Transfer RNA from a Tepidiformaceae bacterium, 75 nucleotides, folded computationally. RNAcentral records the identical sequence in 2 taxa. Its mean pLDDT, the model's own confidence on a scale to 100, is 81. It matches the Rfam family "tRNA". It is annotated as a transfer RNA. Gene Ontology term of the family: triplet codon-amino acid adaptor activity.
[in-house]
RNA sequence: GCCCGGGUGGCGCAAUGGCAGCGCAACUGUUUUGUAAACAGUAGGUUAGGGGUUCGAAUCCCCUCUCGGGCUCCA
Numbered sequence: 001g002c003c004c005g006g007g008u009g010g011c012g013c014a015a016u017g018g019c020a021g022c023g024c025a026a027c028u029g030u031u032u033u034g035u036a037a038a039c040a041g042u043a044g045g046u047u048a049g050g051g052g053u054u055c056g057a058a059u060c061c062c063c064u065c066u067c068g069g070g071c072u073c074c075a
Base pairs, nucleotide, nucleotide: 001071002070003069004068005067006066007065010024011023012022013021018055026042027041028040029039030038048064049063050062051061052060
C1' cells in the first nucleotide's frame, strides 16, 4: 500500500430500513441478626465522527478516525 471484519449504556453482545433491547455490573426496595444469594424495581445511549439517500437510517452509500486479521510490491 491492498483486501476482509469490527466500533451500540461501565463491560459482553443483539437489533439486516419502521418503538434502540438482552445479560452482567451499578443503585433502591423486600427478605436476613448481618453479608451474600434470591425476588421486585430504577437509572444509565449524540449507535466512533462528518456528509448523503429515504417519508423514515444503528442498518444502505461516500469520506475520516480507530481496533483486529490476512496478502503483497518497490526503493